[in-house]
RNA sequence: UUUGCCACCGGAGAUGGCGUUCUCCAUCAACUGCCCCAUGGGCUGAUGACGCCUGGCACAAA
Numbered sequence: 001u002u003u004g005c006c007a008c009c010g011g012a013g014a015u016g017g018c019g020u021u022c023u024c025c026a027u028c029a030a031c032u033g034c035c036c037c038a039u040g041g042g043c044u045g046a047u048g049a050c051g052c053c054u055g056g057c058a059c060a061a062a
Base pairs, nucleotide, nucleotide: 010025011024012023013022016053017052018051019050020049021048033043034042035041036040
């Protein structure tokens, strides 16, 4: 100096907040949804997952 591994801190997981948990990344990386006839068109969802809150949409009741 380079590379690998481990621990701590930190960051990320298609739009908000909190808690828990999982995975990934870590000096610029993880990440930046899906489908199609892909120049353009279409679709789902506030979660990686679970619970709660906020916002949005649809239906029904009072």